This is a predicted structure of a 73-nucleotide RNA (transfer RNA) from Cellulosimicrobium sp. BMG9.23. Lineage of the source: Bacteria > Bacillati > Actinomycetota > Actinomycetes > Cellulosimicrobium. Its Rfam family is "tRNA". From the family's description: Transfer RNA (tRNA) molecules are approximately 80 nucleotides in length.
RNA sequence: GUGGACGUGGCGCAACUGGUAGCGCAGCGGUCUCCAAAACCGAAGGGUGCAGGUUCGAGUCCUGCCGUCCGCG
Numbered sequence: 001g002u003g004g005a006c007g008u009g010g011c012g013c014a015a016c017u018g019g020u021a022g023c024g025c026a027g028c029g030g031u032c033u034c035c036a037a038a039a040c041c042g043a044a045g046g047g048u049g050c051a052g053g054u055u056c057g058a059g060u061c062c063u064g065c066c067g068u069c070c071g072c073g
Base pairs, nucleotide, nucleotide: 001072002071003070004069005068006067007066010025011024012023013022019056028042029041030040031039049065050064051063052062053061
C1' cells in the first nucleotide's frame, strides 16, 4: 500500500427482516449475620469509535476518517 473482521455502560457479550438497546460480572443500597463472605431482593449506570448520508425511523444500510486484530505484498 491492499483485502477482510471488529469497535455497544467500568469489564465480558447480546440486539433476528431497520422499529426506539438487553444479559452477566463488577460497583452501590437493602435483607440475613456478632462482623464479613455466600445467597436473595432492589435501584442506578450506555444512545452504540468520530463525522456525514439514506429513511417516517439507523447499533443495524451507504460514504469518509480513526483505532484494534488477521491475511496478502